[in-house]
RNA sequence: UCGUGCUAGGCGGGGCGCUAGGGGUGCCCUGAACCCGAAACCCUCUCUAUGCGGGGCCGAAUCCCCGCCCGAGGGUCGGCAUGGUCGGGUCGAGCGCCCGAAACGUGGUGUUGAAGGCCGGGUCCUGCGCGGCGGGACCCCGUGAAACGGGUCAGGUCCGGAAGGAAGCAGCCCUAAGCGGUGGUCACCGGGUGCCGCAGGAGUGCCUGGCCCGAGCCGGCGAGCGGGGACGCGCCGGUCAUGUCGACUCGACGGCGGGGUGCACGA
Numbered sequence: 001u002c003g004u005g006c007u008a009g010g011c012g013g014g015g016c017g018c019u020a021g022g023g024g025u026g027c028c029c030u031g032a033a034c035c036c037g038a039a040a041c042c043c044u045c046u047c048u049a050u051g052c053g054g055g056g057c058c059g060a061a062u063c064c065c066c067g068c069c070c071g072a073g074g075g076u077c078g079g080c081a082u083g084g085u086c087g088g089g090u091c092g093a094g095c096g097c098c099c100g101a102a103a104c105g106u107g108g109u110g111u112u113g114a115a116g117g118c119c120g121g122g123u124c125c126u127g128c129g130c131g132g133c134g135g136g137a138c139c140c141c142g143u144g145a146a147a148c149g150g151g152u153c154a155g156g157u158c159c160g161g162a163a164g165g166a167a168g169c170a171g172c173c174c175u176a177a178g179c180g181g182u183g184g185u186c187a188c189c190g191g192g193u194g195c196c197g198c199a200g201g202a203g204u205g206c207c208u209g210g211c212c213c214g215a216g217c218c219g220g221c222g223a224g225c226g227g228g229g230a231c232g233c234g235c236c237g238g239u240c241a242u243g244u245c246g247a248c249u250c251g252a253c254g255g256c257g258g259g260g261u262g263c264a265c266g267a
Base pairs, nucleotide, nucleotide: 001267002266003265004264005263006262009058010057011056012030013029014028015027016026020046021045022044023043024042034055035054036053037052064260065259066257067256068255069254073250074249075248076247077246078245079244080243081242082241083240084239085238086237087236088235090234094233095232097228098227099226100225104222105221106220107218108217109216116212117211118210119209120208121207122206123205124201125200126199127198128197129196130194131193133190134189135188136186137185138184139183140181141180142179143178149174150173151172152171157166158165159164
C1' cells in the first nucleotide's frame, strides 16, 4: 500500500417553549435526510444526562470528529415613535370645559322707529256683584192603597108589609206617605267655578296700547381679555402591544482547512 472481516461512529441540524437540569413529543427555521410504536397537567434520563422500545443499512473516510468564515432564523437587553391600560400631578405654561366683562369681526334686529322717558291695560292678590254648576227647599206634571184612605157604587146581601133604608165587593174616579221627571221658581247653602262687571291693592318680572325723542340694541358663533376648577386631553411614572434602530447572544444551510480517528488476519 492492497484485500477480507470487525469496532468506535453515522443514517440530519438549529432556535423557542417545557424542565431543577439534559433530551424527545409541541411551535418555528433550514432543506431532503432509514422503517415501525408510545409520549402534555406527557415520555425518557441525571451533568460522561444530547432521548425510550423494536428492526434495518453504511462503516474508518466524499461520508466520522475538530477549527475558521458566512449567515436563514430565533432569544435577551436598551433607545425612539404610535396605540391601549393603570396611577400621579399641574390652571404661578397650554387646549378643551365653566363663569364674567366687552362689542373687534360675523350674525340677528331696528326709521314699517332701537335704547331711554312718561301715561295706561293685562297677567298677580283682596272684597263685592252677576252668571254658571252642584245641592237643598217649594211649585208643577206623572205615578201611587188586596184589607187597615175617600167618592160613586152595577150585580148580589141585610132590615122592612110597603114606601124606603143600611152596609158594601168588582169596576171607574180621586188622594196620602213614597217614587219618578229633560219641567219651573228661590230672598237658602257650597266651590280646584268664569275670555264677566265694579272697587281697592301689590308689582315693575313678562306681554301689550298710546305719547315724546331720534339710532341704536341683542350677544348666537369666531378672535382677543379677566377669573374658576383637577372632569377629558396635554405632562410625569408603571405596564402591555406594534413598528423601527442599536448592543449582546444562540445559530441551520453553505464554504474553507486537509488538522484529528482504530482492531484482527492474509498478501